[in-house]
Context: one part of a larger RNA
RNA sequence: UGUCAGUGGUCUGAUGGAAAGUUGCUUUUAGUACGAGAGGAACAAGGCAACGGCGCCGCUAGUCUACCAGUUGUCUGACAAGGCAUCGCUGGGUAGCCACGCGCUAAGUUGUAAGGGCUGAAAGCAUCUAAGCCCGAAAAACACCCAGAACAAGAGACCACAAUUGGGCUCCAAUAAAAGAUUGGUUCGAUAGAAGAGGGGCGUACGUACCAAGGCAACGAGGUACUCAACCCACUCUCACUAACCG
Numbered sequence: 001u002g003u004c005a006g007u008g009g010u011c012u013g014a015u016g017g018a019a020a021g022u023u024g025c026u027u028u029u030a031g032u033a034c035g036a037g038a039g040g041a042a043c044a045a046g047g048c049a050a051c052g053g054c055g056c057c058g059c060u061a062g063u064c065u066a067c068c069a070g071u072u073g074u075c076u077g078a079c080a081a082g083g084c085a086u087c088g089c090u091g092g093g094u095a096g097c098c099a100c101g102c103g104c105u106a107a108g109u110u111g112u113a114a115g116g117g118c119u120g121a122a123a124g125c126a127u128c129u130a131a132g133c134c135c136g137a138a139a140a141a142c143a144c145c146c147a148g149a150a151c152a153a154g155a156g157a158c159c160a161c162a163a164u165u166g167g168g169c170u171c172c173a174a175u176a177a178a179a180g181a182u183u184g185g186u187u188c189g190a191u192a193g194a195a196g197a198g199g200g201g202c203g204u205a206c207g208u209a210c211c212a213a214g215g216c217a218a219c220g221a222g223g224u225a226c227u228c229a230a231c232c233c234a235c236u237c238u239c240a241c242u243a244a245c246c247g
Base pairs, nucleotide, nucleotide: 006161007160008159009158010157011156015147016146017145021051022050023049024048025047026046027045028044034039052105053104054103055102056101060099062097063096067092068091069090070089071088072085073084074083075082076081108142109141110140115135116134117133118132171185172184173183174182191243192242193241195238196237197236198235199233200232201231207226208225209224210223211222214219
């Protein structure tokens, strides 16, 4: 820009993609059919497992350069608090992401191939084939699954909206991230931040008081109490304090 008055939502499905399953063991069938016996099936219906696939993070683990603690060297005069040394090293660790963890992973339809047949002539017989007909594969096609109406130009269908209301830009953001994409929100508001609470991580802060081997003393590693403290959070809830304003 077209189609189409405008806008929003839900679908359909021409078409495109695809491997989503593969294999083994086992139970019943059945010690049956079969076989003198020895031995010993199948159709069908289940169960389990391995690998692959799809998804998830409640459990178990990994990671977690957000975070907490311990500690070495050195620097900021000392303490406190910190910088640098691979995140200095070490011990933990939430969300997230993940596997070693967890869940699911059918049945079918159609036409056929090789092949098996029916009817049946040419060729009074015979013959699966010449006319006709029935079966038959882990393969193929369909179905299932994923995408799919600004192009399926024959440009689809249905529903909703009518004005202080609807939609868009802007703005606040994340579930998305390259983005003017997408998605949610925009005061009749919990969208993001702050604050509070819950839950979680680390493991008991600074400071003060007392104790402390030893020392003439100054001092003194360390310990105990205040203190499940202090610090921190990507999760959840509450709460319009801030920003979603004006136009």
This is a predicted structure of a 247-nucleotide part of an RNA (large-subunit ribosomal RNA, domain VI) from a soil metagenome. The coordinates come from a structure-prediction model, not an experiment, and the mean pLDDT is 82.